Predicted 3D model of a 481-nucleotide part of an RNA (small-subunit ribosomal RNA, 3' major domain) from Geranium phaeum. The source organism's lineage runs through Eukaryota, Streptophytina, malvids, Geraniaceae and Geranium. Its Rfam family is "Bacterial small subunit ribosomal RNA". Its mean pLDDT, the model's own confidence on a scale to 100, is 84. RNAcentral holds the full RNA, with entries from SILVA.
[in-house]
Context: one part of a larger RNA
RNA sequence: UGACGGGGGCCCGCACAAGCGGUGGAGCAUGUGGUUUAAUUCGAAGCAAAGCGAAGAACCUUACCAGGGCUUGACAUGCCGCGAAUCUUCUUGAAAGAGAGGGGUGCCCUCCUCAGAGGGAACGCGGACACAGGUGGUGCAUGGCUGUCGUCAGCUCGUGCCGUAAGGUGUUGGGUUAAGUCCCGCAACGAGCGCAACCCUCGUGUUUAGUUGCCGCUCCCCCAAGUGGAACCCUGAGCAGACUGCCGGUCUAAGCCGGAGGAAGGUGAGGAUGAGGUCAAGUCAUCAUGCCCUUUAUGCCCUGGGCGACACACAUGCUACAAUGGCCGGGACAAAGGGUCGCGAUCCCGCGAGGGUUAGCUAACCUCAAAAACCCGUCCUCAGUUCGGAUUGCAGGCUGCAACUCGCCUGCAUGAAGCCGGAAUCGCUAGUAAUCGCCGGUCAGCCAUACGGCGGUGAAUUCGUACUCGGGCCUUGUACA
Numbered sequence: 001u002g003a004c005g006g007g008g009g010c011c012c013g014c015a016c017a018a019g020c021g022g023u024g025g026a027g028c029a030u031g032u033g034g035u036u037u038a039a040u041u042c043g044a045a046g047c048a049a050a051g052c053g054a055a056g057a058a059c060c061u062u063a064c065c066a067g068g069g070c071u072u073g074a075c076a077u078g079c080c081g082c083g084a085a086u087c088u089u090c091u092u093g094a095a096a097g098a099g100a101g102g103g104g105u106g107c108c109c110u111c112c113u114c115a116g117a118g119g120g121a122a123c124g125c126g127g128a129c130a131c132a133g134g135u136g137g138u139g140c141a142u143g144g145c146u147g148u149c150g151u152c153a154g155c156u157c158g159u160g161c162c163g164u165a166a167g168g169u170g171u172u173g174g175g176u177u178a179a180g181u182c183c184c185g186c187a188a189c190g191a192g193c194g195c196a197a198c199c200c201u202c203g204u205g206u207u208u209a210g211u212u213g214c215c216g217c218u219c220c221c222c223c224a225a226g227u228g229g230a231a232c233c234c235u236g237a238g239c240a241g242a243c244u245g246c247c248g249g250u251c252u253a254a255g256c257c258g259g260a261g262g263a264a265g266g267u268g269a270g271g272a273u274g275a276g277g278u279c280a281a282g283u284c285a286u287c288a289u290g291c292c293c294u295u296u297a298u299g300c301c302c303u304g305g306g307c308g309a310c311a312c313a314c315a316u317g318c319u320a321c322a323a324u325g326g327c328c329g330g331g332a333c334a335a336a337g338g339g340u341c342g343c344g345a346u347c348c349c350g351c352g353a354g355g356g357u358u359a360g361c362u363a364a365c366c367u368c369a370a371a372a373a374c375c376c377g378u379c380c381u382c383a384g385u386u387c388g389g390a391u392u393g394c395a396g397g398c399u400g401c402a403a404c405u406c407g408c409c410u411g412c413a414u415g416a417a418g419c420c421g422g423a424a425u426c427g428c429u430a431g432u433a434a435u436c437g438c439c440g441g442u443c444a445g446c447c448a449u450a451c452g453g454c455g456g457u458g459a460a461u462u463c464g465u466a467c468u469c470g471g472g473c474c475u476u477g478u479a480c481a
Base pairs, nucleotide, nucleotide: 001481002480003478004477005476007475008474009473010472011471012470013469015465016464019428020427021426022425023424026319027318028317029316030315031314032313033312034310035309042053043052064305065304066303067302068301069300070299073131077130078129079127080126081125082124083123087102088101089100090099091098092097107120108119109118110117111116133294134293136292137291138290142288143287144283145282146281147279149277154193155192156191157190158189159188160169161168162167173184174183175182199271200270201269202268204240205239206238207237208236209235210234214229215228216227217226218225243265246259247258248257249256250255308447321421325380326379328377329376330375331374337368338367339366342361343360347356348355349354387418392413393412394411395410396409397408398407434457435456436455437454438453439452440451
C1' cells in the first nucleotide's frame, strides 16, 4: 500500500421488510448430468454452464459411427501432355464413382482466296513434384470478440510539498447529490479516463408538406369510383419547450422542502452508452494466429445410421388442477411487423387440416389478418366433472427425391396424472407485476411452449434499515501478500 475480520462509523441497491404472482408436487416441451451405444460429434460448469453457441439436426447441415470409395486430392498457385467449353445415350452400382459410346465446336489473335493451320484466355481429363487439407492438440503461448463485479462511482496523471524509502498528499475533512455531483475548508494547484450532457424512442405545441393516409359531397347496401378541402386525425422533416428559470421557507454556499404556471418538475419515462481493473473467467469449433501433431490419412467423396437412446437426477419453461371458470351463439376495440422463387382476397369443394380458381399488391393502396382477454345471452352447479388434456388407435391433409428410425397439422375415438404443491427458492416499485392475444427472424417443412419485438386490460405494497446478500467511503486490528 492492499486484502481480510462472526471490528467500528456513514450510505446505497426489489438486499431485507411490506405486498402481488410464481418455481419446488403433476403431465408435457427443451437443455444438462448420468447411463447406454458402433456413434449417441464438440464446447459451456456456482452467481457469471444448463430454451446456452444452435435466428430452425429427416437428407444436407454434421464436425460422430458403420460400410463403399479417392490420394496433388472437394479448394489455391506454378509445370507438362491431350482434349478443348457446353450437351446427350447406355451398362454397372445403395450412392459416390467406374466403363462404353453419340454429337461437337463456339470466344480472341495471326497466316490464308477457300478448305484449313498455328497460338492464346477460360474449361475438362491425365501425369510428376513443390504443396494443398485438418471443426486434430494447446484459450495456461496469443490477437480479436465476450461475460462478470457494475451503469457500481470510482481509476489515475503533471508540477509542487512531505517521507531515507516503499509511498503519501491531491482523492482526506464539514455539508450535499443518483454520481469523485456540487459547495466550503485544506500544501496543494491543475488535468485526464469515468459521472452528467451531447445520440435514439415516447410524451406537448408549432411551422411546413398533403398521397396511397384524413374530412365533406354525389352515386352506392357497403367497398370502390368521381369531385372538393388542408381545419381534424395521421405520417415525415424542422423548430420550440424544463433551466431549480419564478414565488415562499430553510441554509454561509451547494442544495433541500412546499407552491404556481405547465403536456411534462427537479435525472420527465425508456434505450444505447460499460473507466482502470478482477476472475491464467469464456472462445484455437466464427475468424485470425505461434508451436506441436497428421499426410494412401487425424485429409476428401458417398449411402445408411447417430446427434432424437432412457432405470434415473438437475435446470428453464408451457399447460393445468377450475365457477373471477368451461362450452356454445352473437357483438366491439389495437400496435408493431412481413410479403414477387412471395403475401394471396373473392368464389367453389371439403366437418376440418386443406384443395381448385384466380383478382390485387414490389405495398400508408393489395394481402398475411381472425386480435384475444372483454361485453350480451344460453347451458353446466362443485363432481376427477361439460375441469384437465397426457397417452394411444383409426382415417386423412401439407412440405419435401424421401416423413420407418425422426416432421407439422386435421377429424373421430380414447381420456392418464393432477383438487394449488415439503424443506427451500425466484421475479417485480407503475402503465410496473399479473393477465390477454398479435407479429418477426431463422425457415422447403418443422418438433417455437424458445428468442426478439408489439400493443390490450391493469393492481397491491414500501413503517423502515435491526437482520440476510451484494456494493461504496472513512477508520481500526492483523503472525496474510